Predicted 3D model of a 422-nucleotide part of an RNA (small-subunit ribosomal RNA, central domain) from Cristatella mucedo.
Context: one part of a larger RNA
RNA sequence: UUGCGGUUAAAAAGCUCGUAGUUGGAUCUCGGCUCUAGGCUUUGAAAAGAGUGUUCAAAGCGGGCUUUUCGCCUGAAUGUCUGAGCAUGGAAUAAUGGAAUAGGAUCUUGGUUUUAUUUUUUGUUUUUGGAACUCGAGGUAAUGGUUAAGAGGGACAGACGGGGGCAUUCGUAUUGCGGUAUUAGAGGUGAAAUCCUUGGAUCGCCGCAAGACGAACAACUGCGAAAGCAUUUGCCAAGAAUGUUUUCAUUAAUCAAGAACGAAAGUCAGAGGCGCGAAGGCGAUCAGAUACCGCCGUAGUUCUGACCAUAAACGAUGCCAACUAGCGAUCAGCCGGAGUUGCUUUAAUGACUCGGCUUGCAGCUUUCGGGAAGCCAAAGUCUAUGGGUUCCAGGGGAAGUAUGGUUGCAAAGCUGAAACUU
Numbered sequence: 001u002u003g004c005g006g007u008u009a010a011a012a013a014g015c016u017c018g019u020a021g022u023u024g025g026a027u028c029u030c031g032g033c034u035c036u037a038g039g040c041u042u043u044g045a046a047a048a049g050a051g052u053g054u055u056c057a058a059a060g061c062g063g064g065c066u067u068u069u070c071g072c073c074u075g076a077a078u079g080u081c082u083g084a085g086c087a088u089g090g091a092a093u094a095a096u097g098g099a100a101u102a103g104g105a106u107c108u109u110g111g112u113u114u115u116a117u118u119u120u121u122u123g124u125u126u127u128u129g130g131a132a133c134u135c136g137a138g139g140u141a142a143u144g145g146u147u148a149a150g151a152g153g154g155a156c157a158g159a160c161g162g163g164g165g166c167a168u169u170c171g172u173a174u175u176g177c178g179g180u181a182u183u184a185g186a187g188g189u190g191a192a193a194u195c196c197u198u199g200g201a202u203c204g205c206c207g208c209a210a211g212a213c214g215a216a217c218a219a220c221u222g223c224g225a226a227a228g229c230a231u232u233u234g235c236c237a238a239g240a241a242u243g244u245u246u247u248c249a250u251u252a253a254u255c256a257a258g259a260a261c262g263a264a265a266g267u268c269a270g271a272g273g274c275g276c277g278a279a280g281g282c283g284a285u286c287a288g289a290u291a292c293c294g295c296c297g298u299a300g301u302u303c304u305g306a307c308c309a310u311a312a313a314c315g316a317u318g319c320c321a322a323c324u325a326g327c328g329a330u331c332a333g334c335c336g337g338a339g340u341u342g343c344u345u346u347a348a349u350g351a352c353u354c355g356g357c358u359u360g361c362a363g364c365u366u367u368c369g370g371g372a373a374g375c376c377a378a379a380g381u382c383u384a385u386g387g388g389u390u391c392c393a394g395g396g397g398a399a400g401u402a403u404g405g406u407u408g409c410a411a412a413g414c415u416g417a418a419a420c421u422u
Base pairs, nucleotide, nucleotide: 048078051061052060063073064072065071105140106139107138108137109136110135111133112132113131114130115129116128151251152248153247154246156243157242160239164236165235166234167233170214171213174210175209176208177207178206179205180204185196222229223228266307267306268305269304270303271302275301276300280296281295282294283293318389319388320387322381323380325365326364327363330360332358333357334356335355336354337353339352340351341350369376370375395422396421397420404415405414406413407412
């Protein structure tokens, strides 16, 4: 679209209202797909080829034509993101230089000295052209000195410290001595003895002297390069830290050689020697005791001057710089607070208290990270491996020995092997 059918076999909606549902358009947001230009990462290939009959081929770079005398023709490509030389563009990165007493740049103009060709002149001179000058007068210009490092040096301020040197002063104890009082024991030990004692020990009191030492305060506190440093006061120079709207402006870090300092012990020369005390002598103990315990005691220990230069001289941890974590204390300095206290009533200042900053000595916590672990905010920032700089070690012994050198008065120090052994 056409045909047939829709009362009764299948198949037509009576009318009105409401709800659910469905659907179209616009805006916003998210997502998907496709495309463009970069960055990073991952995955992840491929690796040529022209010409030419070396007899073929692997090769080679040749060869072909001609009447083979003379000659002629044509190759030895192309591609290759990486090697080398050369040429060129850019001007980042890393160095270096310029103008500070402007004797600087640049322009104009003048001066002085010198030189020369042509023209001219018989000739000098002048002009002109070139060169030199730490020369003069002007003009032009944005005229010319970067900043001030959580790099460094210097100055200044008020503090701080058991930092150093010199002088001064005090303290008790110890020992000795003097005086005085009283007496037979005193010391010492696990227990004793050596030792001291009527020539008066020990103990007590009053004095004097000497030489050491600096208690408590005294601390997971301070200062110093380390060794080390502790009574008071004075003097001398030094110092880190803090503060700083101060100054210079790269002057910096670490270091071989070479120097200085350097506990204790030791050496030399003086002084001084209280206590302690290597060696030594005694008394004990013991199987022995050349020891531990006790009584003496030389060197030494103390000070001054000169040597020595070593220690488990240790934080067994080089120095400088950067980063990575939280907390509460503390030393020093500074800043802030309507805080507390003493006064005079508020101030000013102290002392205390509460916060903050910087520098120190340390501590605690922790799956930062590390380490074999103990442990370590450094011993971390190490296979994601290189901040700078210095020194040392390479199985155990032999051996820090031998030898050589050098230093030292010496003792010894510094440098420093090998054979052999395992």
The source organism's lineage runs through Eukaryota, Eumetazoa, Protostomia, Lophotrochozoa and Cristatella. The coordinates come from a structure-prediction model, not an experiment, and the mean pLDDT is 81. Its Rfam family is "Eukaryotic small subunit ribosomal RNA". Clan: SSU clan.